A computed fold for a 469-nucleotide part of an RNA from an uncultured bacterium, annotated as small-subunit ribosomal RNA, 3' major domain. Its Rfam family is "Bacterial small subunit ribosomal RNA". The coordinates come from a structure-prediction model, not an experiment, and the mean pLDDT is 85.

Context: one part of a larger RNA
RNA sequence: UGACGGGGGCCCGCACAAGCGGAGGAACAUGUGGUUUAAUUCGAUGAUACGCGAGGAACCUUACCCGGGCUUGAAAUAUACUCGACCGGUCUGGAAACAGGCCUUCUAGCAAUAGCGAGUAUGUAGGUGCUGCAUGGUUGUCGUCAGCUCGUGCCGUGAGGUGUCGGCUUAAGUGCCAUAACGAGCGCAACCCUCAUUGUUAGUUACUAACAGGUCAAGCUGAGGACUCUGACAAGACUGCCAGCGUAAGCUGUGAGGAAGGUGGGGAUGACGUCAAAUCAGCACGGCCCUUACGUCCGGGGCGACACACGUGUUACAAUGGGGGGUACAACGGGUAGCUACCUGGCGACAGGAUGCCAAUCUCCAAAGCCCCUCCCAGUUCGGAUCGAAGUCUGCAACUCGACUUCGUGAAGCUGGAUUCGCUAGUAAUCGCGCAUCAGCCAUGGCGCGGUGAAUACGUUCCCGGGCC
Numbered sequence: 001u002g003a004c005g006g007g008g009g010c011c012c013g014c015a016c017a018a019g020c021g022g023a024g025g026a027a028c029a030u031g032u033g034g035u036u037u038a039a040u041u042c043g044a045u046g047a048u049a050c051g052c053g054a055g056g057a058a059c060c061u062u063a064c065c066c067g068g069g070c071u072u073g074a075a076a077u078a079u080a081c082u083c084g085a086c087c088g089g090u091c092u093g094g095a096a097a098c099a100g101g102c103c104u105u106c107u108a109g110c111a112a113u114a115g116c117g118a119g120u121a122u123g124u125a126g127g128u129g130c131u132g133c134a135u136g137g138u139u140g141u142c143g144u145c146a147g148c149u150c151g152u153g154c155c156g157u158g159a160g161g162u163g164u165c166g167g168c169u170u171a172a173g174u175g176c177c178a179u180a181a182c183g184a185g186c187g188c189a190a191c192c193c194u195c196a197u198u199g200u201u202a203g204u205u206a207c208u209a210a211c212a213g214g215u216c217a218a219g220c221u222g223a224g225g226a227c228u229c230u231g232a233c234a235a236g237a238c239u240g241c242c243a244g245c246g247u248a249a250g251c252u253g254u255g256a257g258g259a260a261g262g263u264g265g266g267g268a269u270g271a272c273g274u275c276a277a278a279u280c281a282g283c284a285c286g287g288c289c290c291u292u293a294c295g296u297c298c299g300g301g302g303c304g305a306c307a308c309a310c311g312u313g314u315u316a317c318a319a320u321g322g323g324g325g326g327u328a329c330a331a332c333g334g335g336u337a338g339c340u341a342c343c344u345g346g347c348g349a350c351a352g353g354a355u356g357c358c359a360a361u362c363u364c365c366a367a368a369g370c371c372c373c374u375c376c377c378a379g380u381u382c383g384g385a386u387c388g389a390a391g392u393c394u395g396c397a398a399c400u401c402g403a404c405u406u407c408g409u410g411a412a413g414c415u416g417g418a419u420u421c422g423c424u425a426g427u428a429a430u431c432g433c434g435c436a437u438c439a440g441c442c443a444u445g446g447c448g449c450g451g452u453g454a455a456u457a458c459g460u461u462c463c464c465g466g467g468c469c
Stems, first nucleotide, its partner, number of pairs: 008469006015460002019423005026315008034306002042053002064301007077123008088103006106115003126290002129288003135284002137279003140275001142273001147186006153162003166177003192267004197235007207224002211222003238261001241255001242253004304442001317416001321375007333364003338357002342353004382413001387408007429452007
């Protein structure tokens, strides 16, 4: 000077408390450990690993294993030499890769030669091999916590201190006052995006009040620029006004006005640094190692194993519910190797037609809700695992190892011990929808969107983390 203390003071945070819903018990999905295996590729491991890298493992991916091949090599480059092709078609062996054969077969130029391609040789290549404790870059975390520093001055022999402390205040080292300090920088805040209000402007594919036409119905048509909406540009919120308290900063108010009130909600934004934190397998890169193999191609297998243990989830255990019929209302987004209205067939997954749309034009497109009926508390008309059978679709190919449909089967489970997690408002809870990846999909995951829509906070003694003295 820091760090630490079962030292003290002050303060904050879903940290506790007050509440609501979960996890821990069951079945399944998924990740991990362990075990097994020819291989079950590798990495991530308290918080800060474990639905993580992986935003798609049947082949490919793929890095692993077994087997079969190649050796200037799958791709790239330079030089020298040789050839004239390459591509395409076809035959034999083969699981394919590959090996061998046949047919066809270069361009410009008179030529030298040049281009292009193949082969041979050499220098190069190639390596998801090792080291994240040699590194760059990027990332997690403390933490969106309010801190971390500098110049000059002053103090101290010096390390260093002061400033940055003290009082009040703030979400904030945010300000005000005081002051051997005076200033400044990186952070805070603001500037950025988005949501909420209004105005101006612009109206097509959106909209429809008035006028006219028109339909079974319908902005369907003429038309309109009012409304909704979609963009663009502005306005608006600043403790600005009022009252009280205060020296001030500021605080308080069922104050006014206002769509919004004291940071209006959400996002982006992460200081100096910490953990030799993570990543050599995204990429780059030093060093080391392999070079007829630790490179590379192909077929098959594995990454999907299963006594068990843990994490994260999904579905439930039911009546605020299950089933049947009828009926209403979104937003974000996606669509030409695509989304598909509508018609027909099928119980259905889907198939066969057919049309519109490169889309504010066509299409994907809601569920919980509401109305009626039924079930009557039971392992059930709850629950749906598992298994059997028959199918649909994608794809060269669904045995290992895909999703979906129909019929049958109908397991555990009657609210879960110790313990533990999330959340303070359009939040939790609950309901469905979309997207990326993607042929298909093991998505119950991830990222978004809207519908319905709560309870509680006395308080800071205690637990955890953090800030200042």